Source information
This is a predicted structure of a 102-nucleotide RNA (Glycine riboswitch aptamer).

RNA sequence: GGAUCGCGCUCUGGAGAAGCUCACACCCGAUGUGAGGGCCGAAGGUGCAAGACCUUGCGUUGCAAGGCGAAUCUCUCAGGCAAAAGGACAGGGCAGCAACCC
Numbered sequence: 001g002g003a004u005c006g007c008g009c010u011c012u013g014g015a016g017a018a019g020c021u022c023a024c025a026c027c028c029g030a031u032g033u034g035a036g037g038g039c040c041g042a043a044g045g046u047g048c049a050a051g052a053c054c055u056u057g058c059g060u061u062g063c064a065a066g067g068c069g070a071a072u073c074u075c076u077c078a079g080g081c082a083a084a085a086g087g088a089c090a091g092g093g094c095a096g097c098a099a100c101c102c
Base pairs, nucleotide, nucleotide: 001101002100006097007096008094009093010092011091012090013089020036021035022034023033024032025031026029038081039080040079044077045075047073051068053067054066055065056064057063058062
């Protein structure tokens, strides 16, 4: 100096599911706290497939046990069930860092 991805900041888009019931409190509210059963999956977290991968054992073209192992799948611990906020993911912008190339 270069291009790209990751990280950071920022902008845009961004789904699902009761503004449930009861008790108490007060500032009397679409409020707070506690309890109850219902529902959702897209913060985070749990689980696992292939495997020519790893370990151990076994007279061994392999078999067995354990491990590693992804997701928008799965569970629903956490979180959520009007709007706002949050939001996986996708796209744009900004500057720097690490790796990469010259």
The prediction has a mean pLDDT of 79.